Bacterial RNase P class A from a bacterium, 371 nucleotides, folded computationally.

[in-house]
């Protein structure tokens, strides 16, 4: 110096002038003004998973149905998240794995190949027989094997020896997997070793199933208070020719309408208002306890709360990045212009996951020089 891993974090900064929203105070003509002070994110985003929290349902237990799947921890709780196993990738730092059962049935294994699951004989080999014959071996039939050859992702162990007509776990060592029993090490998944057995068993459960083990709906437009309007319903009162009540522009007189009807509370609850609502599994600092995820104890701080939805926009320095020209061997400067990533709360937290100009910073690996 070069190519990597693997975390954490920032993601425009200060001024000026106009508005936007809430809280607190003060004035007020009650509608607003004034003054302090809070006003988006790391993902506020997809709405995948988990929990709080409301309402509804619930004795208990099954059936359906969805979900999870190595062990051990963390958590309120997860499908997260640590750590460790066991596989598979890198030289390595590291990474990826829905990683429980395929000897319980079922069901699939494309293409190519004789044969893809209670295999299978296309070339080959081998042994009989009968013809031929240039004596090498050739057709024809009967049988016998699976070494070798081919196809495929995968062909019913692998090398060697011994056997055999030729071969074959047929025998037989040694590997390798598989069962089973024992000894050691761990909480555990699991690891390390011994003896044994028959000789060999193919894959796929995000394919049905099977096992374990979890899961009641629905969601803040959850639910609740206050209430104009209006109907159902309730209680009082008035009041039917001696007329409650109502129209005819305020009063009277007068005309018209008038009874299962009016009036006043009760209910009910639309419009609209208020609680929910932001103090919380909080954030900072620090001490402890654990390898780590996390847990604990101490100080401290208060840090959006709109509802058609507030968080804005001009301007001017500065700094970052691009581009174009000039200087220049570079380094690197000068001017000039454009640009600011992704995206915006809507009950609230905990995670996945997905988007993102530019940019810091810590650890940690390989290679190559140099001393």
């Nucleotide at each position: 110096g070069g190519a990597g891993c693997g975390g954490g974090c920032c993601g425009c900064g200060c001024g000026g002038c106009c508005g936007c929203u809430c809280g607190c105070g003060g004035c007020u003509u009650c509608u607003g003004c004034c003054g302090c002070g809070g006003g988006a994110g790391g993902a506020a985003a997809g709405u995948c998973c988990g929990g709080g929290c409301u309402c509804c349902g619930c004795a208990g237990g099954g059936c359906a149905g969805g979900g999870u799947g190595g062990u051990g921890g963390a958590u309120a709780a997860c499908g997260u998240c640590c750590a460790c196993c066991g596989g598979g990738g890198g030289c390595g730092a590291c990474c990826c794995c829905a990683g429980g059962g395929a000897a319980a049935g079922u069901g699939c294994c494309a293409c190519a190949g004789a044969g893809a699951g209670c295999a299978g004989a296309c070339c080959g080999c081998c042994c009989c027989g009968c013809a031929c014959u240039u004596c090498g071996g050739u057709c024809c039939g009967g049988g016998g094997c699976a070494a070798g050859g081919g196809u495929g992702a995968a062909a019913c162990g692998g090398u060697g020896c011994g056997g055999u007509a030729a071969g074959a776990g047929c025998g037989c060592a040694c590997c390798a997997g598989c069962g089973g029993c024992c000894c050691g090490g761990g909480u555990g998944a699991c690891c390390g070793g011994g003896c044994c057995g028959g000789c060999u068993c193919g894959g796929c459960a995000a394919a049905c199933c099977c096992c374990a083990c979890c899961c009641g709906g629905a969601g803040c437009a959850a639910g609740g208070c206050c209430a104009a309007a209006u109907a159902a319903g309730g209680a009082g009162g008035c009041g039917a020719u001696u007329g409650a009540g109502g129209g005819c522009g305020g009063c009277c007189c007068g005309c018209c309408c008038g009874a299962u009807g009016c009036c006043u509370c009760c209910g009910g609850g639309u419009a609209g208002g208020c609680c929910g609502c932001u103090u919380g599994a909080g954030g900072c600092g620090g001490g402890g306890g654990g390898c780590a995820a996390c847990c604990u104890c101490c100080g401290u701080c208060c840090c959006a709360g709109a509802u058609a939805g507030a968080u804005g926009g001009c301007c001017g320095c500065g700094g970052g990045c691009c581009c174009g020209c000039c200087c220049u061997c570079g380094c690197g400067g000068g001017c000039g212009g454009g640009u600011g990533a992704c995206a915006g709360a809507a009950c609230c937290c905990g995670g996945c996951u997905u988007a993102c100009a530019g940019g810091c910073c810590c650890g940690c690996u390989c290679c190559g020089g140099u001393u």
About this RNA
Its Rfam family is "Bacterial RNase P class A". The family's RNA type in Rfam is ribozyme. A source record names the gene rnpB.